[in-house]
About this RNA
Model confidence (mean pLDDT): 83 of 100. The part of an RNA shown here (small-subunit ribosomal RNA, 3' major domain) has 461 nucleotides and comes from a Candidatus Saccharimonadota bacterium. It matches the Rfam family "Bacterial small subunit ribosomal RNA".

Context: one part of a larger RNA
RNA sequence: UGACGGGGACCCGCACAAGCGGUGGAGCGUGUUGUUUAAUUCGAUGAUAAGCGAAGAACCUUACCCAGACUUGACAUCCUGCUAAAUUCUCCGAAAGGAGAACGUGCCUUCGGGCCGCAGUGACAGGUGUUGCAUGGCCGUCGUCAGCUCGUGUCGUGAGAUGUUUGGUUAAGUCCAUCAACGAGCGCAACCCUUGUAGUUAGUUGAAUUUUUCUAGCUAGACUGCCUCGGCAACGGGGAGGAAGGAGGGGAUGAUGUCAGGUCAGUAUUACCCUUACGUCUGGGGCUACAAACACGCUACAAUGGCCGGUACAAAGGGCAGCCAAGCAGCAAUGCGGAGCAAAUCCCAUCAAAGCCGGUCUCAGUUCGGAUUGCAGGCUGAAACUCGCCUGCAUGAAGCUGGAAUCGCUAGUAACGGUAGGUCAGCACACUACCGUGAAUACGUUCUCGGGUCUUGUACA
Repeated sequence: UGACGGGGACCCGCACAAGCGGUGGAGCGUGUUGUUUAAUUCGAUGAUAAGCGAAGAACCUUACCCAGACUUGACAUCCUGCUAAAUUCUCCGAAAGGAGAACGUGCCUUCGGGCCGCAGUGACAGGUGUUGCAUGGCCGUCGUCAGCUCGUGUCGUGAGAUGUUUGGUUAAGUCCAUCAACGAGCGCAACCCUUGUAGUUAGUUGAAUUUUUCUAGCUAGACUGCCUCGGCAACGGGGAGGAAGGAGGGGAUGAUGUCAGGUCAGUAUUACCCUUACGUCUGGGGCUACAAACACGCUACAAUGGCCGGUACAAAGGGCAGCCAAGCAGCAAUGCGGAGCAAAUCCCAUCAAAGCCGGUCUCAGUUCGGAUUGCAGGCUGAAACUCGCCUGCAUGAAGCUGGAAUCGCUAGUAACGGUAGGUCAGCACACUACCGUGAAUACGUUCUCGGGUCUUGUACA
């Protein structure tokens, strides 16, 4: 000087408390461990792994296993020789591949050759092989915490200190006052995006017209500016006006560093290793197994509910190998059909469901719950057996609110309800967005956890 303390003081955070809803019990989905397996590819492992890489494993993907093949190679550059390139066919084969046949003779040219293909030769290619403890880059975490430093000066033999401490104040090393310090940098804040108000301009496909709504540009507006109280000041309490008030709400933005944190399987890359194989291609299988354990979710256990009928109101998105209307068939999934739309026009999508109005059920393992299983169908796709999704009929399991423990959330939030998108041929209970309905509680900082500042002790560095 740090680090640590079951030392002290002060401060903060959904950290506790006050509340609301969950998880932990059940069934199912997904991930992980373990076990099994020819293989169940690999990585991630307290917080900071476990609906994570993976924004979607039937083949492909695919890296794993079995079997069959290739060896200058699936891909790149160079050299030599031959030759148009290509196309079609036969045999073996699961395909890849192997063996053979037919047809064809191009274009440019400086006449050397080049374009393209085949063969050969080696230089090389290739490796999701190892090392994230050799690395770059990127990322997680402490933490959006308020810190981390420098120049000159001063003090100290020196390591270092001071500044950065102290008294106030703030979300903030934010600002003020003081002070052997005076200044400065990276962070904080602001500049950026979005949302809330008004004005103005323009407007198609939008609102029949106007006040207006909507779309998308520009501008205004909020600054403790005004009043009042406290204070040296910074600032704090209250008030007015205002759509908005003291950072208006949300986002992006992550200092010096820490964890030899994660990633050599995104890519790049050192070193090592393989080179008729640890490379490449193909068919099939596996990644989907199942005694058990864990993590994250979905659906429930019902009457604030289930079912039936009627009826109302969104936002944000996507669409041409696409979205697919009307109409018709079907109980339905869906099929037929073909209009419109490269989109403020048409479609997904009457754009929604909770909601509201009526009816029924009457506390039951039920008209709750829907697992599981059987049968019959539909869709995508060469192909749904291993191993997809959907529909109908039948079946109708566990489950009556969950032990110890534990998680999220402070307002348009939690909770509840649906909608869309990416991935994608098909497949979403996941993820990313969107709107609708819309709470309760916060006395307070003693305690738990984490963090910051000062101080103190130390046999630690």
The organism belongs to Candidatus Saccharimonadota, within Bacteria.